[in-house]
Overview
The RNA shown here (SAM riboswitch aptamer (S box leader)) has 141 nucleotides and comes from an Anaerolineae bacterium. The coordinates come from a structure-prediction model, not an experiment, and the mean pLDDT is 78. NCBI's taxonomy places the organism under Bacteria, Bacillati, Chloroflexota, Anaerolineae.

RNA sequence: GCCUCAUCAAGAGCGAUUGAGGGACCCGGCCCGAUGACAUCGCGGCAACCCUGGUGGAAGUUCACACUGCAUGAACCAUCAGAUGGUGCCAAAUCCGGCAGAGGUGCAUCUAAACUGAUGUACGACUCUGGAAGAUGGGGG
Numbered sequence: 001g002c003c004u005c006a007u008c009a010a011g012a013g014c015g016a017u018u019g020a021g022g023g024a025c026c027c028g029g030c031c032c033g034a035u036g037a038c039a040u041c042g043c044g045g046c047a048a049c050c051c052u053g054g055u056g057g058a059a060g061u062u063c064a065c066a067c068u069g070c071a072u073g074a075a076c077c078a079u080c081a082g083a084u085g086g087u088g089c090c091a092a093a094u095c096c097g098g099c100a101g102a103g104g105u106g107c108a109u110c111u112a113a114a115c116u117g118a119u120g121u122a123c124g125a126c127u128c129u130g131g132a133a134g135a136u137g138g139g140g141g
Base pairs, nucleotide, nucleotide: 002140003139004138005137006136007135008134013043014042015041016040017039021032022031023030026098027097028096029095044090045089046088049086050085051082052081053080054079055078056077057076061075062074063073064072094133099130100129101128102127103126104123105122106121107120108119109118110117
């Protein structure tokens, strides 16, 4: 570097070194930064992906036990707890937007007595959903 699954609005910072850019990439915005950012190191912490334990679940399947079946256990799902270890993380939603759809709003035309309805169009004023890209972890090749 490739494939796949899950998660990404919560949470958690001090010191030392260094010295000018940084927030992944491109564009636009917004922010952090000489009161020292980013990065590196030390210590501390957060969280619970892997891990460990408890409780519960049902039609079926697979595996273990068994001659067969029942039962039981495991795989699976939900939930609770833990934190020795492997990672990860500790400004802002993955800082926000970009692509698509829906809503919403404006305008135009038509319709209707009126409320309204239909079509078209615009939207760097907004909301929601999805996608893309990315990050982290588990599994695989």